[in-house]
FMN riboswitch aptamer (RFN element), 135 nucleotides, folded computationally. Of the family's consensus pairs, 100% are formed in the model. It was read from a public genome assembly, where an Rfam model found it.
Parts: sequence; C1' cells; structure tokens
RNA sequence: AAUCUGUUUCAGGGCGAGGUGUAAUUCCUCACCGGUGGUGAUUGGUUUUUAAGCCAUAAGUCCACGAGCGAAAUGUUUCGCAGAGCUGAUGAGAUCUCAGCACCGACGGUACAGUCCGGACGAAAGACGCAGAGG
Repeated sequence: AAUCUGUUUCAGGGCGAGGUGUAAUUCCUCACCGGUGGUGAUUGGUUUUUAAGCCAUAAGUCCACGAGCGAAAUGUUUCGCAGAGCUGAUGAGAUCUCAGCACCGACGGUACAGUCCGGACGAAAGACGCAGAGG
C1' cells in the first nucleotide's frame, strides 16, 4: 500500500410560451431535466529523450447499482416486477467522439403528470474524510 471494521458529513434536476376546455404546469404544439459505480479513442495537467506512464475529467438510452411497486417471511431478508438508440462520418478500433434524427422516465392524488402536490426535514447507490485493524 491492498484489504477489512467502525464512524462524521454530504448525496436529483426540470413546465417557460401558445391552444382546447367549466376545469389541465396532467391533453395538443413548441419548451425543459438527466442520481451512483464501471467501461471509454475526449479534454486538461504532469513526468519522460522517446515510447509510454500517472492524475483529473468524459454515456439519461452499453454493463451493473439505487430509489419505486407486488408477494412471502419477519424486523431485516428472500423472491418477483420495473425505462429508452438508431443512421451516417472519422478511424486499426467507437452502442461512449462528431453530425443528424429519434426515444425514455416508480407509486398515491388531481382533467390522463419525468417537470405540480404527497409519502419525504424520509430512505439510498455511493463520495470525500476520520479512527482502528492489517503488513
């Protein structure tokens, strides 16, 4: 140093304009938003003669996770359900770069909701740190 244990703190964004209507931030037209870890041909920094290495950073639609819903057991587990990408360009190599056009978003409430209200001043993937073990 890896790794393990305990622990503090932190840990989600978005309806603006118009239309219809008794009523819609829910419908229609345009608009707006993108949790966590991984991967990674981006970008920046740094070391080096170079090759290359190291650090930071780069995916809503790839791989996994979280929140949500249902059931069983029972105090925390198990099982199940649960979203979306193509085409072209460059190239040795891209589902990630660039271009174009698409698409997706728990439950309860209410005129049908990714964006409002509510469970939630909650929970949580996990992140930085601290302490101890370790060698």